[in-house]
RNA sequence: ACCUUAUCAAGAGCGGCGGAGGGACUGGCCUGAUGAAGCCCGGCAACCACUGUACCAUGUACAGCAAGGUGCCAAUUCCUACAAAAUCCAUACACGGGAUUUUGGCAGAUGAGGA
Numbered sequence: 001a002c003c004u005u006a007u008c009a010a011g012a013g014c015g016g017c018g019g020a021g022g023g024a025c026u027g028g029c030c031u032g033a034u035g036a037a038g039c040c041c042g043g044c045a046a047c048c049a050c051u052g053u054a055c056c057a058u059g060u061a062c063a064g065c066a067a068g069g070u071g072c073c074a075a076u077u078c079c080u081a082c083a084a085a086a087u088c089c090a091u092a093c094a095c096g097g098g099a100u101u102u103u104g105g106c107a108g109a110u111g112a113g114g115a
Stems, first nucleotide, its partner, number of pairs: 002114007013041001015040003021031003027079002042073003047069002050064006077107001082104008
């Protein structure tokens, strides 16, 4: 790097070091010397693990736990990019254009498993 699967509208510091970028990518829009990234500490959550109960039982569901393995700590994954539907707008011979909402998809992130 690839495949499968689950989740992605909640939550988390007025700390120390550090010094200019950061929010994946497109277009936006944000954020940052009232201090970004990164590191440490702190915290949140509960995917795995662990414990208990039930059952249609090599598992599933629910509950609990936070000492173990990860993860996370501006904005919905910050919004968006592709397709469809509905409503509205302007123009018009027609194709087609714009806005909003919803649904699906793509992409991405994280966990668990696989090759």